Molecule: c-di-GMP-I riboswitch aptamer
Organism: uncultured Paenibacillus sp.
RNA sequence: GAUAAAGGCAAAGCUGAUGAAAAUCAGCGGCGCAAAGCUACAGGGGCUAAGGCGCGCGGGACGAACCACGUUCUCGCCGUUAUGCCAGCCAGUUACCGAA
Numbered sequence: 001g002a003u004a005a006a007g008g009c010a011a012a013g014c015u016g017a018u019g020a021a022a023a024u025c026a027g028c029g030g031c032g033c034a035a036a037g038c039u040a041c042a043g044g045g046g047c048u049a050a051g052g053c054g055c056g057c058g059g060g061a062c063g064a065a066c067c068a069c070g071u072u073c074u075c076g077c078c079g080u081u082a083u084g085c086c087a088g089c090c091a092g093u094u095a096c097c098g099a100a
Base pairs, nucleotide, nucleotide: 001097008033009032013028014027015026016025017024018023031088037093038092039091043090044089045086046085047084051081052080053079054078056077057076058075059074060073061072062070063069
């Protein structure tokens, strides 16, 4: 970075599989890409929240004669968190061709 050459990759969507999810893999597909090659523990940024955490909120069980209360358990919601994920966000790094 060209109305070049040889090629390459493959968005959305659909089908199947994996996964808690984000997402990934395979097939079809083709939006586009001069790095849409590789790198996520070299860096920035983003996504998810299974599991963990919470003097958070609500319900139930249990203890308590009732109420209050609770060292307790459980369900849901909310918040937080990566060890999970994204390179077609920036970035690092490697590479084909050779007109201006």